[in-house]
């Protein structure tokens, strides 16, 4: 340099056009169980900004930037990074 695969929440990982910010697992928090733990069960759990006294609600964010579309994590283009193979 070329080809192929990949980059999604604290970690892992599915989703390849339509209630998906987003399944599942791990972790964390609370509760139950227990004399107390562990294990197990149940519920909750991303970030930023805006509205609100609060409860709560809204918008944006799937490596970065642009494009296509009524609608994009998903399709197209460029760039960045990781892995494998070829030279």
């Nucleotide at each position: 340099g070329g080809u192929g695969g990949g980059g999604u929440g604290g970690c892992u990982g599915a989703g390849u056009g339509g209630u998906c910010g987003a399944a599942g697992g791990c972790g964390c928090c609370a509760c139950a169980c227990u004399c107390g733990a562990a294990a197990u069960g149940u519920g909750g759990u991303g970030u930023a900004c805006c509205c609100g006294a609060a409860a709560g609600g809204g918008u944006a964010c799937c490596g970065u930037g642009a494009g296509u579309u009524c609608a994009a994590a998903u399709c197209u283009c460029a760039c960045c990074c990781c892995c494998a193979c070829c030279g």

A computed fold for an 87-nucleotide RNA from a Candidatus Liptonbacteria bacterium, annotated as transfer RNA. RNAcentral holds the sequence, with entries from ENA. Its Rfam family is "tRNA". Gene Ontology term of the family: triplet codon-amino acid adaptor activity. About the family: Transfer RNA (tRNA) molecules are approximately 80 nucleotides in length. NCBI's taxonomy places the organism under Bacteria, Bacteria candidate phyla, Candidatus Liptoniibacteriota. The coordinates come from a structure-prediction model, not an experiment, and the mean pLDDT is 81.